[in-house]
RNA sequence: GGAGCGCACGAGUGAGGAUCGCCGGCGGGCUCAUCCGCUGGAGGAAAGUCCGAGCUCCGCAGGGCAGGGUGCCGGGUAACGCCCGGGCGGCGCAAGCCGACGGAAAGUGCCGCAGAGAGCAGACCGCCGAUGGCCCCCCGGGGCACAGGCAAGGGUGAAAGGGUGCGGUAAGAGCGCACCGGGCUGCUGGCAACAGGGGCCGCAUGGCAAACCCCACCCGGAGCAAGGCCGAAUAGGGGACGAGGAGUUGCCCGCUCCGCCCGAGUCCCGGGUAGGCCGCACGAGGCCGGCAGCGAUGCCGGUCCCAGAUAGAUGAUCCUCCCUUGCCUUCGGGCGGGGACAGAACUCGGCUUAUUCCGUGCGCUCCGCGA
Numbered sequence: 001g002g003a004g005c006g007c008a009c010g011a012g013u014g015a016g017g018a019u020c021g022c023c024g025g026c027g028g029g030c031u032c033a034u035c036c037g038c039u040g041g042a043g044g045a046a047a048g049u050c051c052g053a054g055c056u057c058c059g060c061a062g063g064g065c066a067g068g069g070u071g072c073c074g075g076g077u078a079a080c081g082c083c084c085g086g087g088c089g090g091c092g093c094a095a096g097c098c099g100a101c102g103g104a105a106a107g108u109g110c111c112g113c114a115g116a117g118a119g120c121a122g123a124c125c126g127c128c129g130a131u132g133g134c135c136c137c138c139c140g141g142g143g144c145a146c147a148g149g150c151a152a153g154g155g156u157g158a159a160a161g162g163g164u165g166c167g168g169u170a171a172g173a174g175c176g177c178a179c180c181g182g183g184c185u186g187c188u189g190g191c192a193a194c195a196g197g198g199g200c201c202g203c204a205u206g207g208c209a210a211a212c213c214c215c216a217c218c219c220g221g222a223g224c225a226a227g228g229c230c231g232a233a234u235a236g237g238g239g240a241c242g243a244g245g246a247g248u249u250g251c252c253c254g255c256u257c258c259g260c261c262c263g264a265g266u267c268c269c270g271g272g273u274a275g276g277c278c279g280c281a282c283g284a285g286g287c288c289g290g291c292a293g294c295g296a297u298g299c300c301g302g303u304c305c306c307a308g309a310u311a312g313a314u315g316a317u318c319c320u321c322c323c324u325u326g327c328c329u330u331c332g333g334g335c336g337g338g339g340a341c342a343g344a345a346c347u348c349g350g351c352u353u354a355u356u357c358c359g360u361g362c363g364c365u366c367c368g369c370g371a
Stems, first nucleotide, its partner, number of pairs: 001367010011356001014321007022041008043341001047352002050350005055223004067219005072086005087101001088099004102214002107212002109208003124154002126150003131147002133144004162180006181203001182201004187196003227278004237269005244262002250260002285304008322339007
């Protein structure tokens, strides 16, 4: 100098001013409406609502079934499917990156097309034909490829019943041997996943579990429209009193009155609705520093208070700057372009997805050149 990797961040329609507005808080004008002043007012993802929790209501002795989820090991955490560290596998020269990464010898199922054969393997091409058969013959043998043998080679396929080599054989074959791979076993190191090397076994059943399934562990349901409080007007419900009306029969032995029936009106009670308040902004909180730890993270100290709308506020216009870029330049600048994705709605911890003109710091790898 070039190429690249990892981690942590900054800015992000930004800054200042003017005008007109919106929502909240505090203070004041006697309270309210309203007005004035001061002050706070979106994000790294507020998003998707995919996981995990707090909180609320309902349910619940305990166990099991069903259903759902997670899935190498250890740790972190309130918890997690998240994060950190490690192991193993794959990729990369490397820094490093990626991985649903338990079980296929419990059982069931599937393996399209191609191919002879796809799971109790398989002769299409091919090789052999030692042995038996047929033919020739100079009786040594030669030929044919009928029986038969062969999984070496070709071909098909994602995958063809360990791989390479030597021996062996008629040709072959773990048939024998060496190394690699695999299985079993005990040893050493490690908390563990696992690794290393030893002995035995020629090898004994290919893949798929994001197919059913088996094993281990976890999981009650609904969600702030949760839930709680206050609560009109009008209409309707219940009760008490009740002017007045009706009184055929009946309920008193007979007669009369009253009540049982209807009922204006007055008062009381309770439910629901509209509406209002709480939940709801001090929290697994932000920032700074120290300590422990490889790290995720934890502990301690100091400091700060930081949106709460409810059909939903956080806006609009103008001027001067800002960042970046194209052209021109008399090097002062001028004229243009661009500044994304998006936007709270009970609150946190994650993951995922969207995205900009851009910028910074630290650590590391490989290559080239120079001293």
Background
Model confidence (mean pLDDT): 78 of 100. Predicted 3D model of a 371-nucleotide RNA (Bacterial RNase P class A) from a Longimicrobiales bacterium. The model forms 95% of the base pairs in the Rfam consensus. Its Rfam family is "Bacterial RNase P class A". It is annotated as a ribozyme. It is recorded under the gene name rnpB.